[in-house]
Context: one part of a larger RNA
Parts: sequence; structure tokens; C1' cells
RNA sequence: GGAUGAACGCUGGCAACAUGCUUAACACAUGGAAGUCAGAUGGGAACUAGUGUUUCCAGUGGCGGACGAGUGAGUAACGUGUAAGAACCAACCCUUGGGAGGGGAACAUUAGAUAGAAACGGCUGUUAAUACCCUAUAGGCUAAAGAGCAAAAGGAGGAAUCUACCCAAGGAGGGGCUUGCAUCUAAUUAGCUAGUUGGUGAGGCAAUAGCUUACCAAGGUGAUGAUCAGUAAUUGGUCUGAGAGGAUAAUCAGCCACACUGGGACUGAGACAUGGCCCAAACUCCUAUGGGAGGCAACAGUAGGGAAUUUUCUGCAAUGGGUGAAAGCCUAAUGGAGCAAUGCCUCAUGGAGGUAGAAGGCCCAUGGGUCGUGAACUUUUUUUUCUCAAAGAAGAAGUAGUGAUGGUAUCUAGGGAAUAAGCAUCGAUUAACUCUAUGCCAGCAGCCGCGGUAAGAAAGAAGAUGCAAGUGUUGUCC
Repeated sequence: GGAUGAACGCUGGCAACAUGCUUAACACAUGGAAGUCAGAUGGGAACUAGUGUUUCCAGUGGCGGACGAGUGAGUAACGUGUAAGAACCAACCCUUGGGAGGGGAACAUUAGAUAGAAACGGCUGUUAAUACCCUAUAGGCUAAAGAGCAAAAGGAGGAAUCUACCCAAGGAGGGGCUUGCAUCUAAUUAGCUAGUUGGUGAGGCAAUAGCUUACCAAGGUGAUGAUCAGUAAUUGGUCUGAGAGGAUAAUCAGCCACACUGGGACUGAGACAUGGCCCAAACUCCUAUGGGAGGCAACAGUAGGGAAUUUUCUGCAAUGGGUGAAAGCCUAAUGGAGCAAUGCCUCAUGGAGGUAGAAGGCCCAUGGGUCGUGAACUUUUUUUUCUCAAAGAAGAAGUAGUGAUGGUAUCUAGGGAAUAAGCAUCGAUUAACUCUAUGCCAGCAGCCGCGGUAAGAAAGAAGAUGCAAGUGUUGUCC
């Protein structure tokens, strides 16, 4: 000198765009953050004189809750980055070739009684389906061959047709696995390792594999730093530097890990699952004391910690996601507004004229000098901002309709210089000097140093210098 997710002191006019718990992965009141489909399905309710129509949905069923959003505790690891590889999976989407025959038994809801304070149940009977089962079929799978094994469902419509379903092959995008290289500090850590290293058989997985197991062999690894210990998510990037490098890992993007703590599996194409389940521990809450409920490292918000970090706001109009045939519904993703000089950047606080060089302050050699055209003053001008009134968007694609933002931006007319300057420094470094009072005191200070009666260095004043809606200090990095 540059930089900062900064903080603190003093000060503070406007606008655009960004950014905003770096500390306790501490504990959380309250609200909402994941639903949707009645064109899969039995049924209930509402309306109607009735046929029926419309609407709503507790249950069965389907798809989605594995995405999106958050955090960085753990992890020195195929975790990440980069470059390769072979033994794999694949819901939704696209393409292609085939198929969807025949039958059956139940379980919810509902009804009846019934246990419990509640959470939540147990019993009996009835019932539908794109839920479940059997059977048939098979250019698929297994197998040397013979042979063996595996599927399906309908819905809407007057119809055309549309849509859903099953098998097989391919694709797209996605994921799992393996490997080379790279990836912090310490030797005051030198040896480490028994499923350990390899083989055979068996098991297991979507798949390779000591992944698991029985037996056999005795290997494997290490000064090119193993092992142990400490620290740490990682990369693109960001800051700095002429570069080489050094530092860093907020916002944005990719990958990984985690979801009160520790385990476990279930379902599913996909999880060992943040707003799913089970068990255990701690904590909090309810209770009729028998027993139950909960998990903000989602968005707001609260307490606490801290030098320190915002609203319990608004809308699905746009972009995207889920679902649905669609209308639509849901969406604290997201679009916006609010708060904060936290940053960056823009504009303003007036312009022109104006010497009796006014009053006043300060200095003085008492002549004067300086603040200083600065002010006052001028019916001389302008209106960014400000105030008031009228008009008023784009962002909407996709025929029409659809705007949260927002009566915002913008524009027009009226008003009137009206509403708007501070902070630090002035011995040298380093731009800027005198006086008063103090007297090694009070105090200053980044370093050198200053102050003991003439202090350009402390305090006050006048003046000056620097930057400016900021300025100075402190912390950290180059």
C1' cells in the first nucleotide's frame, strides 16, 4: 500500500446493487416449511319431491416425502481434485419389438358391542379396486444338452381416440465400484499388522472384493516416513504479489459427511431415510402415576454465548419442483418487500455577483497581518434531492385472461436555497504552526521519543493539512 462476512469511537442526506451468528453441531415457546390424485376404489356427507347432480374426504390404493432447503461436528480418507478402467444398477423420460387369456381368496373403511385419563387399541361380522394370490402363455433368464423358471389392469369418452399396465432390447441423464497421480504439521512418534497378506471351498451383493466364514500358506507394510499423535470437510475460486509464490475456503457453483447422542434394520428404482420406524442413553413436557409425547445444523423468532450479525413480513404474478388427463392444489425453493453506512458505486449539501477588505476571534514588532469573497447583502439564477398534486409501467411467455413487487420506478405541473458535514491529524517518519495555561505533574506515544518555567510532541484555543457521508482505531492476511 492492498484486502476484510468485520467490530469499536465520533458523525450521518439520497439512490442502485450486493452482503448479513465467523462464537455454543448450545437449548428451544409459537406459526407455517410435502403433498397430491374422486378420470384406481368401496363408502359417508350436502342439495333435490325423486331419478340424479355437485361438492367435500376419514380409509384402501398410486406417485412423491432419497429432490429442494440447512450445517461443517466427524473425516488425513479413493473424502476431494484430475486421469483412466470393468464386474454393475436403473423409478420417472425417449426409441423399438411383442403382449395384456382364465379364475380366486381376503383386509381396511363402515356396523356391533368393548379396554384406556390420554396416546393408542384388541374382538365379531360384511365389502371394492390399477391392492393380493393361483393358473395359462414367453425371440427373456439358468443350463453343454435334456430340461427348468418368471408377467400383466384397467380408466375416460356416444365414438374416433387418449391414457395407464406387462415382458424384452437400446438410449439419455443419474448412481454404485476399482485404480494411477496430487492432497497439512510433528521423528522430543520407528517399527506396525492375525481377517492381518495371499490361496482353495462355501456364503453374500445390483456388481468386483477377506465383504463374511472354514481350511491351508506366512505373508503384507515402513526413513520415497508406516504406525501413533495433533489439526482440518474438499475443489472451482477469493485476497495479495511484476511473477514465482504466500494466505484463505463467507456469499455463488460441484462433490462429501451429518440431522438431540449411540446403534439397527424395514419399505422402496433409490435411504440404512433432517420435518419415517425400532431399541438404548441424556434432556424437556403431559399424566387419572398405570403410561405417553418431543427433537429448528429448514424459514421467521426466543434464551444463552459473544466485540458482533436482520422481520415471528408478502406472493405463488415470474423461474423451477411434487402430483393430476386437466382445471387446479401444495411449495419459508424462489420472486419480493422490511432492518443494518456492513461493503461497493452514484448524486447532493448550491451557482453567479459581492471590500467599508465590516463586526468579531486569533497573532503582533501596535505599523499591521490572518480567518476572508468566506459571511452579510443582491429580488441574479437553478431544483439533483425535499414537499405537494395528476398520469403511470416493462418484467406476461401462450388466443384471451393472469403482477406479489406497487400506485413502486418513471414522467408532468406547482412550491421554495429551501431539508443535508463530519472525522482524524499538524516534532521526524508524514501533507499541515502559533499562542495560552501546566511544570518529569497531568498526560502523549506505531517507532524514535516528548514533559523538570520560554513544550511546534501533553491540555485548550486560533489557524492549517488529509479524506469525506464518512472518518479514525483495533483484529486478521498478503
Predicted 3D model of a 478-nucleotide part of an RNA (small-subunit ribosomal RNA, 5' domain) from Jacaranda copaia.
Model confidence (mean pLDDT): 83 of 100.
The organism belongs to Jacaranda, within Eukaryota.